[in-house]
């Protein structure tokens, strides 16, 4: 010095004009409402002036949850979702550790990680055969025919070590043995099963012995086992105003109608239904349960406005202990958007990055262009995708040099 692998931050900055939205202190302005008044309360408008103001992904809506309402009477199928083994979390298909598998020299990366002896069902093409298969070329023995004695052809019976095919061929490598072969036997090695020892929280490992001889893959195929899983979702819920149809009372009138208060929460047709239960309630079905007196369908008709939810959070930083670590205690600091057709923008200047192309006394100057994915809308842990550039740390290989 190069390759390469795992990660962290940052993704303009400072000045000035004018501009924008919350919050808060003060003034100012009308309005309600209450009050005998004085004044008080509440919002609203508005002005100085402090202060705050988008993201590492706001994305995608893929997991999982805080919160809300509804439901909690089970039970039975269906259905969903996870699949190694411990910890960590509110919880997760998240993260961390570690264990087996597969890939790399290696740092590391990947993971479809229960089960094929419960069953079905795939394994194209080649190939003799792709599961308890198989004989295409061959290998031995026998018998027949021919022969130019090198051989050729046919049949019988034995085999499946060698050869082809294939992603895959019913365990490798040596030997013995056979007419010629085979775990047929024997050594050693892989594998399965049993049985002891050691190590480890656990997956599992690492070591001895015994045995039979060795019956494929694929479940991200169906399936089977474990082992979880109420429902909707801030357009969730609430709170005030308003308000039509009708009704009752007051007051007027030109007797057509008019205003005011109050009560009320809309009419009109059907169709079910009122304890022999309509409807509705628990992701779907079934069964059982519990509410339950009005629900359902069409067509019309009134409001569609303010405000809470709505920013204290499983927060943010930071030190410290335990812990390989994810994280957890603990102690110290700090508050950081809350919009509603929906605020954080535009203009100058200077700088700082980057790219290109000129000069150069090599310090570096000038000159053009560029700035990347992208905008909060209950919030929160996380996955996945997208990203122009700048910066910085581990640890691996390879060359060199002391």
């Nucleotide at each position: 010095c190069g390759a390469g692998u795992c990660g962290g931050u940052c993704g303009g900055a400072c000045g000035g004009u004018c501009g924008c939205g919350g919050c808060g202190c003060c003034g100012u302005c009308a309005c309600u409402u209450c009050u005998u008044g004085c004044g008080a309360a509440g919002g609203g408008a508005u002005g100085u002036c402090g202060u705050c103001g988008a993201g590492g992904a706001a994305a995608g809506u893929c997991c999982g949850g805080g919160c809300u309402c509804c439901a909690c009477a089970g039970g039975g199928c269906a259905g969903g979702g996870u699949g190694g083994u411990c910890g960590u979390u509110a919880a997760c298909a998240g993260c961390g550790a570690c264990c087996c598998g597969g890939g790399g020299u290696g740092a590391c990366c990947c993971g479809c990680g229960g089960g094929a002896a419960a069953g079905u069902g795939c394994c194209a093409c080649a190939g003799a055969a792709a599961g308890u298969a198989g004989a295409c070329c061959g290998c031995c023995u026998c018998c027949c025919c021919u022969u130019c004695c090198g051989g050729g052809g046919g049949g019988a019976g034995g085999u499946a070590a060698g050869g082809g095919u294939g992603a895959a061929a019913c365990g490798g490598u040596g030997g013995g043995g056979u007419a010629a072969g085979a775990g047929c036997c024997c050594a050693c090695c892989a594998g399965c099963g049993c049985c002891c020892g050691g190590g480890g929280u656990g997956a599992c490992c690492c070591g001895g012995g015994c045995g039979g001889c060795u019956c494929g893959g694929c479940a991200a195929a169906c399936c089977c086992c474990a082992c979880c899983c109420g429902g909707a979702g801030c357009a969730a819920g609430g709170u005030c105003a308003a308000g039509a149809a009708g009704g009752u009372c007051c007051c007027u009138c030109u007797c057509g109608g008019g205003g005011g208060a109050c009560c009320g929460g809309c009419g009109c047709a059907g169709g079910c239904g009122u304890u022999c239960g309509a409807g509705g309630g628990c992701g779907g079905c079934c069964c059982g349960c519990c509410c339950g007196a009005g629900c359902c369908u069409g067509c019309g008709g009134g409001u569609a406005g303010a405000c809470c939810g709505c920013a204290c959070g499983a927060g943010g930083c930071u030190g410290u202990u335990g812990g390989c670590a994810a994280c957890a205690g603990c102690g110290g600091c700090c508050c950081u958007a809350g919009a509603u057709g929906g605020a954080u923008g535009a203009c100058c200047g200077u700088c700082g990055c980057c790219u290109c192309c000129g000069c150069u006394c090599c310090g570096g100057c000038g000159g053009a262009g560029g700035g990347a994915c992208a905008g909060a809308a209950c919030c929160c842990g996380g996955c996945u995708u997208a990203u122009a550039g700048a910066u910085u740390g581990g640890c691996u290989c390879g060359u060199c040099c002391c």
Molecule: Bacterial RNase P class A
Organism: Frankiales bacterium